Transfer RNA from Congregibacter litoralis, 72 nucleotides, folded computationally.

RNA sequence: CCGAUGUAGCUCAGCUCGGUAGAGCAACGCAUUCGUAAUGCGCAGGUCGUAGGUUCAAAUCCUAUCAUCGGC
Numbered sequence: 001c002c003g004a005u006g007u008a009g010c011u012c013a014g015c016u017c018g019g020u021a022g023a024g025c026a027a028c029g030c031a032u033u034c035g036u037a038a039u040g041c042g043c044a045g046g047u048c049g050u051a052g053g054u055u056c057a058a059a060u061c062c063u064a065u066c067a068u069c070g071g072c
Stems, first nucleotide, its partner, number of pairs: 001071006009025004019056001028042004049065005
C1' cells in the first nucleotide's frame, strides 16, 4: 500500500436492490420426572466496531478512523 472480517453471551443471516433488527445454541421461567438429564412451551437479551455525512428514512450508501486476519 491492497483485500477481507466486525450484528444478542457464542456461531452466523440480513448489505447486492435503503423501508418493523432476525435464526440456532446458551441463560432464565413454567410444564413433564421421585430427582436430574432430555423434551415441550414461554420470556429476556442489540446505540449493527467507532465518529461524521447523504436521505422522509441507514446494519445497508459515502468519508474518515479503530481492531483482527491475509497479501505485496
Overview: Its Rfam family is "tRNA". From the family's description: Transfer RNA (tRNA) molecules are approximately 80 nucleotides in length. The prediction has a mean pLDDT of 82.